Background:
The RNA shown here (Glycine riboswitch aptamer) has 105 nucleotides and comes from uncultured Thiobacillus sp. Its mean pLDDT, the model's own confidence on a scale to 100, is 81. The RNAcentral record of the sequence draws on MGnify. The source organism's lineage runs through Bacteria, Pseudomonadati, Betaproteobacteria, Thiobacillaceae and Thiobacillus.
RNA sequence: GUUGCGGGAGAGUGCGUGCCGUGAGAAUUCAAUCUAGCUGAAUUCGACCCAGCCGUCACCGAAGGCGUAACCCACCCGGAAUCGCUCAGGUAAAAGGACCGCAAC
Numbered sequence: 001g002u003u004g005c006g007g008g009a010g011a012g013u014g015c016g017u018g019c020c021g022u023g024a025g026a027a028u029u030c031a032a033u034c035u036a037g038c039u040g041a042a043u044u045c046g047a048c049c050c051a052g053c054c055g056u057c058a059c060c061g062a063a064g065g066c067g068u069a070a071c072c073c074a075c076c077c078g079g080a081a082u083c084g085c086u087c088a089g090g091u092a093a094a095a096g097g098a099c100c101g102c103a104a105c
Stems, first nucleotide, its partner, number of pairs: 001105007012057001014056003021049001025045007058091003064087001065085003071079002
């Protein structure tokens, strides 16, 4: 350093829109029933909900990235964080996760 196993924090399952999907409800047509209703089938419309994508505000910091520093260095170049920034990433679960332990190579 790699692989496997185990442990592993923080911050809104925010709001809006809403495809796919689901489907309360409604309408029309046909059929059965010889007047109404009920039932069945088909077609159409369709509330609510809606992962992801998109837009937007807030927030986190432990993938990565960037900056900086105690310090290291032939004290030059350079290296260097669990400090800072938050581009990326993340804010229910899952996944990921610096770092730690064990085992193998």